[in-house]
Molecule: Fluoride riboswitch aptamer (crcB RNA motif)
Organism: Chloroflexota bacterium
RNA sequence: CAUAUCGCUGGCGAUGAGGCUCGCCAAAACUGUCUGUUGAGACUGAUAGCCUCUACCGAUUU
Numbered sequence: 001c002a003u004a005u006c007g008c009u010g011g012c013g014a015u016g017a018g019g020c021u022c023g024c025c026a027a028a029a030c031u032g033u034c035u036g037u038u039g040a041g042a043c044u045g046a047u048a049g050c051c052u053c054u055a056c057c058g059a060u061u062u
Base pairs, nucleotide, nucleotide: 009026010025011024012023013022016053017052018051019050020049021048032043033042034041035040
């Protein structure tokens, strides 16, 4: 100096927050789907998963 593993810590899992669980990464993890040669156009979801809150959308009642 490089590589591998372990521990601790931190970060990440298509838009916010809290709790729990899971997975991934060590400068990477991550950066949704469809159509189109490109530019571009259309669509779903606030979750990685569960529960709750907030925002947004639809319906009904007062």